[in-house]
Context: one part of a larger RNA
């Protein structure tokens, strides 16, 4: 220079009360304003206690601070079903023997690892200051072991099926959600209406079990045969015969319906209250319409660039075992370990030296107008961006 520039989006504040040494900024209340495909809600990654409660204000916070993602102390994360672990494999890694190489080492078979993919099973309500598909209540489901009973050809690291997959497009059936009406409860209002064609709020329910629909796919069954499936096969594939003939049968399949639910939730009301709440009680709980980008659907049609693998699963036999063992069904009892789970997550908690106008994958995403996830105004919810 200079008590100058600046105090980090021009979304915005005002008033009353409280606390306090002190209040523009903290808490409570009433208005006002901003976002609303987000500036709301939930995950993954990443962070790691930032979560909740009490207390404190030196430093940190671009100001003050009684406040805080700050200091100190205490508390908080509960799982057979969510995710990981586990079983399986992809690209790729490692790699017994092996091949190559002065050495170091390189490549690579059998194998063994490796998810961003495949593989059993849970929903609704309640509860905490802070966790919940984890605790509690209610109602389910899966798998393994053992025992018993009945029936019985069982058996794999092998064979077969299946798992099992691309792009684009169109039509249909549904549902979530929305809206309107009806119904229930409450209100009765300084000026038009005001017991009504008015206003406000509510009108909620899952998994599962049973049924097997709209729709999609497909000839089915039996017998015989067989140069294929590295051996075998009753399995798969090839061939033949017979029967049935289609609006059939079989496989698949949303949704709806019934139970679940004589329950839960529920506007409100009552009592108590440390005004934070706690306890009890509890009406209506229906119809229509609209309607998805969700489900049927890994479907259908079409196109060429022709669109993972392996296991679990089903089936077939080989060796073998056939009084056993094993398999199927049912009942009963028992088991289902370990790890993660708080909180932030388009952000003041992650990546950017900062409480930084930047960056960051996925899910949900209401109303009115609108073709629309554009845009404008709003709901729920969240904020007014720390002078």
């Nucleotide at each position: 220079g200079a008590g100058u520039a600046a105090c980090g989006a021009u979304a915005a504040a005002g008033c009353g009360g409280g606390u306090g040494a002190a209040a523009a900024a903290c808490c409570c209340g009433c208005u006002c304003g901003c976002c609303g495909g987000a500036a709301g809600a939930c995950c993954a990654a990443g962070g790691g206690u930032u979560c909740c409660u009490g207390u404190c204000c030196a430093a940190c916070g671009u100001u003050a601070a009684u406040c805080g993602g700050g200091g100190c102390a205490g508390g908080g994360u509960a799982a057979g079903u969510c995710g990981a672990c586990c079983c399986c494999u992809a690209a790729g890694g490692c790699g017994a023997g092996g091949c190559c190489g002065a050495a170091a080492g390189g490549c690579g078979u059998a194998g063994u690892c490796g998810a961003u993919g495949g593989g059993a099973a849970a929903c609704g309500g309640g509860u905490u200051a802070a966790u919940a598909u984890u605790c509690c209540c209610g109602u389910a489901c899966u798998u393994c072991u053992u025992a018993c009973a009945a029936u019985u050809g069982c058996g794999a690291u092998g064979g077969g099926g299946g798992g099992a997959c691309g792009g684009a497009g169109a039509a249909g059936g549904c549902u979530a959600g929305g809206u309107g009406g009806g119904c229930u409860u409450g209100g009765c209002g300084a000026c038009g209406g005001u017991c009504g064609u008015c206003c406000a709020a509510g009108u909620u329910c899952a998994a599962g079990u049973a049924u097997g629909u709209a729709g999609g796919c497909u000839g089915u069954a039996u017998u015989c045969u067989u140069a294929g499936g590295c051996a075998a096969a009753u399995c798969c594939g090839g061939g033949a015969a017979u029967a049935c003939a289609c609006u059939a049968g079989g496989c698949u399949g949303a949704g709806a319906u019934a139970c679940g639910a004589u329950g839960u939730c529920g506007a409100g009301c009552u009592a108590c209250u440390a005004c934070g709440g706690u306890a009890g009680u509890g009406a209506a709980g229906c119809c229509a319409u609209u309607g998805a980008u969700g489900c049927c659907a890994u479907g259908c049609u079409u196109c060429c660039a022709g669109g993972a693998a392996a296991a679990g699963c089903c089936u077939c036999u080989a060796a073998g075992c056939u009084u056993c063992a094993g398999a199927u069904u049912g009942u009963a009892a028992g088991g289902a370990a370990u790890c993660g789970u708080a909180c932030c997550c388009c952000a003041a908690a992650c990546c950017g030296a900062c409480a930084c106008a930047g960056g960051u994958g996925g899910u949900c995403g209401a109303g009115u107008a609108g073709a629309g996830a554009a845009u404008a105004c709003u709901a729920a919810g969240g904020c007014g961006c720390u002078u």
Description:
The part of an RNA shown here (large-subunit ribosomal RNA, domain III) has 387 nucleotides and comes from Aliivibrio fischeri. Model confidence (mean pLDDT): 84 of 100.